[in-house]
Context: one part of a larger RNA
RNA sequence: UUGGGUUUAAAGGGUGCGUAGGCGGGAAGUCAAGUCUGUGGUGAAAAGUCCGGGCCUAACCUGGAUCGUGCCAUGGAAACUGUCUUUCUUGAAUAGUGGUGCCGUUGGCGGAAUGUGAAGUGUAGCGGUGAAAUGCUUAGAUAUUACACAGAACACCGAUUGCGAAAGCAGCUGACGAACCACCGAUUGACGCUGAUGCACGAAAGUGCGGGUAUCGAACAGGAUUAGAUACCCUGGUAGUCCGCACAGUAAACGAUGACAACUAGCUGUUGGCGAUAUAUUGUUCAGUAGCGUAGCGAAAGCGUUAAGUUGUCCACCUGGGGAGUACGACCGCAAGGUUGAAACUC
Numbered sequence: 001u002u003g004g005g006u007u008u009a010a011a012g013g014g015u016g017c018g019u020a021g022g023c024g025g026g027a028a029g030u031c032a033a034g035u036c037u038g039u040g041g042u043g044a045a046a047a048g049u050c051c052g053g054g055c056c057u058a059a060c061c062u063g064g065a066u067c068g069u070g071c072c073a074u075g076g077a078a079a080c081u082g083u084c085u086u087u088c089u090u091g092a093a094u095a096g097u098g099g100u101g102c103c104g105u106u107g108g109c110g111g112a113a114u115g116u117g118a119a120g121u122g123u124a125g126c127g128g129u130g131a132a133a134u135g136c137u138u139a140g141a142u143a144u145u146a147c148a149c150a151g152a153a154c155a156c157c158g159a160u161u162g163c164g165a166a167a168g169c170a171g172c173u174g175a176c177g178a179a180c181c182a183c184c185g186a187u188u189g190a191c192g193c194u195g196a197u198g199c200a201c202g203a204a205a206g207u208g209c210g211g212g213u214a215u216c217g218a219a220c221a222g223g224a225u226u227a228g229a230u231a232c233c234c235u236g237g238u239a240g241u242c243c244g245c246a247c248a249g250u251a252a253a254c255g256a257u258g259a260c261a262a263c264u265a266g267c268u269g270u271u272g273g274c275g276a277u278a279u280a281u282u283g284u285u286c287a288g289u290a291g292c293g294u295a296g297c298g299a300a301a302g303c304g305u306u307a308a309g310u311u312g313u314c315c316a317c318c319u320g321g322g323g324a325g326u327a328c329g330a331c332c333g334c335a336a337g338g339u340u341g342a343a344a345c346u347c
Base pairs, nucleotide, nucleotide: 003319004318005317006316007301008300012315014201015200016199017198021194022193023192025088026087027086028085029084031082033081034080035077036076037075038074039073040072041071042070048066049065050064051063052062053061054060091191092188093187094186096183097182098181099180100179103177104176105175106174107173108172109171110154114150115149116148117147119145120144121143125136126135162169163168206247207246208245209244210243211242216240220236221235222234223233258314259313260312261311262310263309266292267291268290269289270288271287272286273285274283275282276281296303297302320347321346322345329340330339331338332337
C1' cells in the first nucleotide's frame, strides 16, 4: 500500500462554526470534458504465446501471426457523471401562529445553616475518638436568648424530569440575548451534507495582577496509631476554594459508541406540542427521554427505529507488548506544561 477494522480486544478528534476539497433531490433541453465506439498513426528489435521450418531429438536458430491492454489525431453515440440554460417542490431555509425549559449574560432580593463581634442568663467543663491526647475554658468557655456583621452555597419541590454543541446548568425575580418544538403551507427554489488547515468554546487543578476570605482545606505544625507511620483518625492551618480581568487547553472531556440521510416487528413508561373526543380517554400524530424486545448483527457481554441491523457520503483514527506518549526537533506557554512524536534495545 491492498485489505480489514475503531462500545468492551489497538483504534471516534473534548465540542462546535467553517475554508479548500469530496459528495449531492425531481423534470426538459444544450455541449461533448469524463464514458462508449469506428478509422489512421505510433507503440524499436529481441523476449513471451500460437502455427510452421532447420540442425537425428531437445536446448538452440529461424519464418509468419499475435501481443504491446497505452498515447496522439480524427469521425460518431448521448444512457450515466459533468458544463450551461429553463423549470419543479419533497431536501434546506424564511415568514406567520402557538408553546417549552436548572440555556446564556447582567442587576436586585430572600430565608436556613456556619463563623465572628458586642450583650444577657448561667457554671465547670467543652470538644474530639475505637480509646485518647493535642486544642478551647474561672481573664467565665461549651450551652442558651435576642442583636449586628461577613462570605459561600441554595434544603424541601427533585424525577430513568428538563435545557445546552460539548464543557456544563437548580433559591426568587427584573432586563437583555439565544435556541428548540409543534401547527401552518404564505415566501425562496437544491440555497444541501461532510469538513484537512483554521477560528471559537472548553470541568477540576494550576498561573499572573487586583479584590475577597464564612466554610472546607493540598503544604505545614502538633496529638494519636504503629516495629516504623513522611499515611489512614484527631486539633489547628497557608495556598486554594469565591469575584473581576488575562493566561493555560487538559480529564474515565464516557454512551469508553464521529456527523448527516434513507430503510428494517412491536410493547410499556414519561416530557413538550398537535389532532379527535362521550372530557373517562384516544391517535399507523410530531419532537425528545427511559425500560423490554422481533428480524438482523455480534467473539461474547450485549445492541436492537435514540442500532453495535441494512446501505450511501464525508471526516478522524488503528495495525503485537514493553521502551513511550518518552527522547530529539519544531510550534505554543510567564511557568507548570501542552501539541506533534520516533529509534536503538528487548520479549